């Protein structure tokens, strides 16, 4: 100096589900209560995957879901958003 890939930053698009029912006053993005509904922060578990051992069933360790669950978190609009594109460079790694 090039490339690759991982991560941070900027910008772009980005689903679901009542602006729901009762009380209270201090009329708020408020408090307290009811039973309902979502899955795409983050978090549980399992499918899978990868090392290793064991003659063998199988057994340990590591990763690990957009499935599952509904603890958090959300259900107008802003916010937030997995996750996808693109841009960026005194970052890390081959």
């Nucleotide at each position: 100096g090039a490339g690759c890939g991982u991560g941070g930053c900027u910008c772009u698009g980005g689903a679901g589900a009542a602006g729901c029912c009762c009380g209270c006053c201090g009329u708020g993005u408020g408090c307290g209560g009811g039973g309902g509904c979502c899955g795409a922060a983050g978090g549980u578990g399992u499918a899978g995957g990868g090392a290793g051992g064991a003659g063998g069933a199988c057994c340990u360790c590591c990763c690990g879901a957009u499935c599952u669950c509904u603890c958090a978190g959300g259900c107008a609009a802003a916010a937030g958003g997995a996750c996808a594109g693109a841009g960026u460079g005194g970052a890390c790694g081959c």
This is a predicted structure of a 94-nucleotide RNA (Glycine riboswitch aptamer) from Flavonifractor sp. An135. It matches the Rfam family "Glycine riboswitch aptamer". Rfam's curators write: This family represents the bacterial glycine riboswitch. Glycine riboswitches usually consist of two metabolite-binding aptamers domains with similar structures in tandem. The aptamers cooperatively bind glycine to regulate the expression of downstream genes. In Bacillus subtilis, this riboswitch is found upstream of the gcvT operon which controls glycine degradation. The source organism's lineage runs through Bacteria, Bacillati, Bacillota, Oscillospiraceae and Flavonifractor.